Context: one part of a larger RNA
RNA sequence: UGACGGGGGCCCGCACAAGCGGCGGAGCAUGUGGAUUAAUUCGAUGCAACGCGAAGAACCUUACCAGCUCUUGACAUGUCUCGUAUGGGGACCGGAGACGGUUUCCUUCAGUUCGGCUGGCGAGAACACAGGUGCUGCAUGGCUGUCGUCAGCUCGUGUCGUGAGAUGUUGGGUUAAGUCCCGCAACGAGCGCAACCCCCGCCCUUAGUUGCCAUCAUUCAGUUGGGCACUCUAGGGGGACUGCCGGUGAUAAGCCGAGAGGAAGGUGGGGAUGACGUCAAGUCCUCAUGGCCCUUACGGGCUGGGCUACACACGUGCUACAAUGGCGGUGACAAUGGGAUGCUGAGGGGCGACCCCGAGCAAAUCUCAAAAAGCCGUCUCAGUUCGGAUUGCACUCUGCAACUCGAGUGCAUGAAGGUGGAAUCGCUAGUAAUCGUAGAUCAGAACGCUACGGUGAAUACGUUCCCGGGCCUUGCACA
Numbered sequence: 001u002g003a004c005g006g007g008g009g010c011c012c013g014c015a016c017a018a019g020c021g022g023c024g025g026a027g028c029a030u031g032u033g034g035a036u037u038a039a040u041u042c043g044a045u046g047c048a049a050c051g052c053g054a055a056g057a058a059c060c061u062u063a064c065c066a067g068c069u070c071u072u073g074a075c076a077u078g079u080c081u082c083g084u085a086u087g088g089g090g091a092c093c094g095g096a097g098a099c100g101g102u103u104u105c106c107u108u109c110a111g112u113u114c115g116g117c118u119g120g121c122g123a124g125a126a127c128a129c130a131g132g133u134g135c136u137g138c139a140u141g142g143c144u145g146u147c148g149u150c151a152g153c154u155c156g157u158g159u160c161g162u163g164a165g166a167u168g169u170u171g172g173g174u175u176a177a178g179u180c181c182c183g184c185a186a187c188g189a190g191c192g193c194a195a196c197c198c199c200c201g202c203c204c205u206u207a208g209u210u211g212c213c214a215u216c217a218u219u220c221a222g223u224u225g226g227g228c229a230c231u232c233u234a235g236g237g238g239g240a241c242u243g244c245c246g247g248u249g250a251u252a253a254g255c256c257g258a259g260a261g262g263a264a265g266g267u268g269g270g271g272a273u274g275a276c277g278u279c280a281a282g283u284c285c286u287c288a289u290g291g292c293c294c295u296u297a298c299g300g301g302c303u304g305g306g307c308u309a310c311a312c313a314c315g316u317g318c319u320a321c322a323a324u325g326g327c328g329g330u331g332a333c334a335a336u337g338g339g340a341u342g343c344u345g346a347g348g349g350g351c352g353a354c355c356c357c358g359a360g361c362a363a364a365u366c367u368c369a370a371a372a373a374g375c376c377g378u379c380u381c382a383g384u385u386c387g388g389a390u391u392g393c394a395c396u397c398u399g400c401a402a403c404u405c406g407a408g409u410g411c412a413u414g415a416a417g418g419u420g421g422a423a424u425c426g427c428u429a430g431u432a433a434u435c436g437u438a439g440a441u442c443a444g445a446a447c448g449c450u451a452c453g454g455u456g457a458a459u460a461c462g463u464u465c466c467c468g469g470g471c472c473u474u475g476c477a478c479a
Stems, first nucleotide, its partner, number of pairs: 001479002004475002007473007015463002019427004026319008034310001042053002064305007073129001077128002079125006087106008109119003131294002134292003140288002142283003145279001147277001152191006158167003171182003197271004202238007211228003216225002241265001244259001245257004321420001325379006337368003342361002347356003386417001391412007433455007
């Protein structure tokens, strides 16, 4: 000087408390451990691994296993020889396929000194080499997590100290903040804080189609004429600054006010933004890369299998256990997005998944396209008209192919489950809770993820205690 203390003081945070809803019990989904296996590829492991890499494992992916098979190689550059002179498609035979063999069709590259001369393509030869998701994240770059959006971390000059170092950065107030004010052997400065950036909330303005409709006509319908006032769209601007008033404070910074005015008030709400550093944190399987290792194999191709297995244990979710509910009928109102190998209206068929037909739309034009809520009826507290696991049968769709191993539909079946021990998690407002919608990935395959809107609470006395953190101080068998 730091780190540490079941030392002290001050302060903060959904940290506790006050509340609301969960998890822990059940079934299922998913990840992990374990055990299993020919293989169940690899990584991630307290917080900060475990719906994580994976925004999507039937083949492919795929890195794993078994078998079959290739050896200058699937891919790059270079040398030589021969051939063809461009590029592409089809059929047949053997085979699980890779591959091997036979055959056929369309088309006929560029330059040129007209020489197979140069480039291109194919076959062959020998080597240099290719190739490796093989090892080392404790050799590395890059990227990322975490403390933590915590308020800190430093420097120059000066001063003090033999020196390590101190001072500044401590102190009195104040703030979300090393934020600001005052004081002070310090005076300044940098990286952080804040502001500058984006979205939402109010107003003005520019513009008016595909959007809108107050006035005038018109229609089943903003449908058409007309209009751009309003809504909206998307560009530009204004607006909030403790600016004003009162109180308080040291006359300061600031704090208080159910004060004014205002759409908004004291950081208005949200996002992006992550200082010096810590954890030899994570990643050699994104990529890059040193070293080491393999080279007829630890490289390449293929078929099939596996990653989907299952006495069990844990994490994260979904669905429930019902009457604030289930079922039947009726029936409104969104926002974000996506759409041509696509979204698919209307019409028709099917109980349904879906199918047929084919209109419109490269989309403010067409389309995917709401649910909870509300209203009417029924059920009357039951393992039930709750709950839907499991299983049987019959189908639909995608795809070369759903046996291992896809999703969906109908009929039948109708398991556990009556609110969950110790323990534990989230959340302070348009939040929690609850309801649906969209998108990426994607042929198909979400209860996951990322977004979007609808309905819409309760509680916070307070800081003694638990956890984490900041500043000062004290002790120290630690560095």
Molecule: small-subunit ribosomal RNA, 3' major domain
Organism: uncultured bacterium